[in-house]
RNA sequence: GACAAUGGCAAACUCGCCGAAAGGCGAAGACGCAAAGCCACGAGGCUACCGCGGACCUCGGUCCGCCACGCCGGUCGGGCUGCCGAA
Numbered sequence: 001g002a003c004a005a006u007g008g009c010a011a012a013c014u015c016g017c018c019g020a021a022a023g024g025c026g027a028a029g030a031c032g033c034a035a036a037g038c039c040a041c042g043a044g045g046c047u048a049c050c051g052c053g054g055a056c057c058u059c060g061g062u063c064c065g066c067c068a069c070g071c072c073g074g075u076c077g078g079g080c081u082g083c084c085g086a087a
Stems, first nucleotide, its partner, number of pairs: 001084001008033002014027005031074001037080003041077003044072003051066006
């Protein structure tokens, strides 16, 4: 980073599995991506099983708030690596 070339990845939706959930994996499928390759270091976002506090309650439970040790790399920054060769 081009009206180039070889290619690559794969959003949403659907199905199956794992998970409390966020989400992840696989199949199919393409919205898009010049790092939409890898890495949770920083920021930001998502979920709340457990835990804490509270209300209700038929004392079996139900609901609300907080909480990351969980998750997100296709949210941004950062680190590492990679294909091509016009301006």
Model confidence (mean pLDDT): 86 of 100. Predicted 3D model of an 87-nucleotide RNA (c-di-GMP-I riboswitch aptamer) from a soil metagenome. The model forms 95% of the base pairs in the Rfam consensus. The sequence is in RNAcentral, with records from MGnify.